[in-house]
The part of an RNA shown here (large-subunit ribosomal RNA, domain III) has 472 nucleotides and comes from Rhabdornis inornatus. The source organism's lineage runs through Eukaryota, Metazoa, Euteleostomi, Neognathae and Rhabdornis. Its Rfam family is "Eukaryotic large subunit ribosomal RNA". The family has 88 seed sequences and 107,465 matches in Rfam 15.1. On this family, see Yusupov et al., Science 2001: "Crystal structure of the ribosome at 5.5 A resolution".
Context: one part of a larger RNA
RNA sequence: UAGUAGCAAAUAUUCAAACAAGAGCUUUGAAGGCCGAAGUGGAGCAGGGUUCCACGUAAACAGCAGUUGAACAUGGGUCAGUUGGUCCUAAGCGAUAGGUGAGCGCUGUUCCAAAAGGGCGGGCGAUGGCCUCCAUCGCCCUCAGCUGAUCGAAAGGGAGUCGGGUUCAGAUCCUCGAAUCCGGAGUGGCGGAGAUGGGCGCCGCAAGGCGCCCAGUGCGGUGACGCAACCAAUCCUGGAGAAACCAGCGGGAGCCCCAGGGAGAGUUCUCUUUUCUUUGUGAAGGGCCAGGCACCCUGGAAUGGGUUUGCCCCGAGAGAGGGGCCCGCGCCUUGGAGAGCAUCACGGUUCCAGCGGCAUCUGGUGAGCUCUCGCUGGCCCGUGAAAAUCCGGGGGAGAGGGUGUAAGUCUUGCACCAGGCCGUACCCAUAUUCUCAGCAGGUCUCCAAGGUGAACAGCCCCUGGCAUGUUA
Repeated sequence: UAGUAGCAAAUAUUCAAACAAGAGCUUUGAAGGCCGAAGUGGAGCAGGGUUCCACGUAAACAGCAGUUGAACAUGGGUCAGUUGGUCCUAAGCGAUAGGUGAGCGCUGUUCCAAAAGGGCGGGCGAUGGCCUCCAUCGCCCUCAGCUGAUCGAAAGGGAGUCGGGUUCAGAUCCUCGAAUCCGGAGUGGCGGAGAUGGGCGCCGCAAGGCGCCCAGUGCGGUGACGCAACCAAUCCUGGAGAAACCAGCGGGAGCCCCAGGGAGAGUUCUCUUUUCUUUGUGAAGGGCCAGGCACCCUGGAAUGGGUUUGCCCCGAGAGAGGGGCCCGCGCCUUGGAGAGCAUCACGGUUCCAGCGGCAUCUGGUGAGCUCUCGCUGGCCCGUGAAAAUCCGGGGGAGAGGGUGUAAGUCUUGCACCAGGCCGUACCCAUAUUCUCAGCAGGUCUCCAAGGUGAACAGCCCCUGGCAUGUUA
C1' cells in the first nucleotide's frame, strides 16, 4: 500500500462476411495450428436428474466481454415377447423353532421342532355347465427324503431379432422387410406319423371282393450312427448349465498392405498409364468346404514306423484305405437388389422413400495388429462356484381300438391366440459425477487407421474433435 494485490500450468492465431445499438471471444467461409486411435475421438457403468432439443431474452449468473451458454422463460422429447430388470443361486443378510435378556433386543440358520397343505391314479359325495362328457370343491385309499422361510448380481447363470429407412431431440423399441422363442388352444383347426400286414375258407380267368381268426406303440446301417414324428406316470441314473492362470501353434473374421479394371475428384511451368476417395449384402434355413475328434470298419506293423514349432502315438492295435459325428461368425444360395452406397442427368416454386441411366469388377500376400474358434503344453502345500433351467438313458405302473370310414399317442408340418409391469432422453468428465465452484485433484470399462521403429514407446500424419483452458 484500493481501482491496489491480482485475473501467468498444458505451442496460436489471422482474414473476410453475416446478424447486430454494440463483436478480440457468436455463426459461416478461408488460411495456419494442436489432440495424434494408451485421443482433446466414438460409446457405456456408477452417480447426476431434464442438464437433452427448439424458439425467445439479455435483469441477474457464467471472476474480461457476449448478439453466446449446462443461465432465464415458453414449449417439446425417452414407444420393446427378442435390450436390461423381473427368474436362479454366490459370499452373505435374515425370520421361525430353540437359547438368552429388565427391556429395546441379541444369538442362532439345521441347530432341543409333530417343520409336507403337494402329486399321478382310483373310489364316494356335492355344486355348476348346451348334464353324452367335463370343470371345481370335500372326504377316503395311495405316493413323496431333503438340508431348510425369504432376500441377495442392471459385469456370474438365464429361451428368443436382424437389415434398410426415419426425428429439432427416440430407436436392435417407430416404420418397411425378413425371422424367431416361450406359453395356450375346452367342443381339440387342417395335414402327416402311428397305419393299414399275415393265415384259412368261398366267389372270380384275373384284378379283386366277401367271411372268420390273428399281428401291428416306425424303420435303415456290420458299426460309429442315421431318417420328420416314432405311447407312457411315480421312481432310478447320467450329461449340459459349469470354469483358473501362463505359454506355443493352427483355422476364421475385421482392419492393414500389394497388383490391375471402373467411377468421381486433385495436380498439371515441366513431369506423372499419376495421387486421393469409392468399388456391398443381416438374422434364421439349405448346400459346399475348412477345422477338430480319447468315434467306427477293414487290416496286422522291428530293418520299427507315423508325426509336431515343441511334442507325442502304437499288438489295450500304428501307418494305409474307407466311413461317422461335432462346430463354423468362412464361401454359395433363399432373404436380395426391389434396399444401400458411388456417380451422371431430369421433374416438382417448396413439401418429395420423386424419377431415369450407369457402376458395385479381377487377383495376390502375411511371425502383421485386434477379436474369435480350436489343439497342445506348463504350473500349483493356489486345482480355479452354486442353483434355476434343459436334455439323454434305464425301467414299465398303465392307456387305447379291434382289422377300420380306425384309437390312445406324437419332441412332426402349417394355421390360430397371447407375451403383462418397470428402465430407455442426455452427460459419463480439464464444464452435466464427488471435492461448497465451469476446481490442473479423485472416479470402473469397450472400440482403436498410416509412416518410422522391436514396440499400444517417442515423433509426424488421416478420420473425428478443439480454440490454448475464468480475458486480451